[in-house]
A computed fold for a 71-nucleotide RNA from Chelmon rostratus, annotated as transfer RNA. RNAcentral records the identical sequence in 2 taxa. A source record names the gene trnT. RNAcentral holds the sequence, with entries from ENA. It matches the Rfam family "tRNA". Rfam links the family to the GO term triplet codon-amino acid adaptor activity.
RNA sequence: GCACUAGUAGCUCAGCUUCAGAGCGCCGGUCUUGUAAACCGGUCGCAGGGGUUAAAGUCCCCUCUUCUGCU
Numbered sequence: 001g002c003a004c005u006a007g008u009a010g011c012u013c014a015g016c017u018u019c020a021g022a023g024c025g026c027c028g029g030u031c032u033u034g035u036a037a038a039c040c041g042g043u044c045g046c047a048g049g050g051g052u053u054a055a056a057g058u059c060c061c062c063u064c065u066u067c068u069g070c071u
Base pairs, nucleotide, nucleotide: 001070002069003068006065007064010024011023012022013021018054025043026042027041028040029039030038047063048062049061050060051059
């Protein structure tokens, strides 16, 4: 330099245009003599920029980072 893979919540990951979600963790509350468990609520999150579309996490282009391979 070229090709490929991945980038979404604190962590691990779903989401093949049509309301951004799950598990775990963490925080607050209820309950308890207290802790754990249980229940309720929260954790204000799509790598950056542009384009297509009525509508983009999703499709297209460029950039950044990561993984693997080739030279």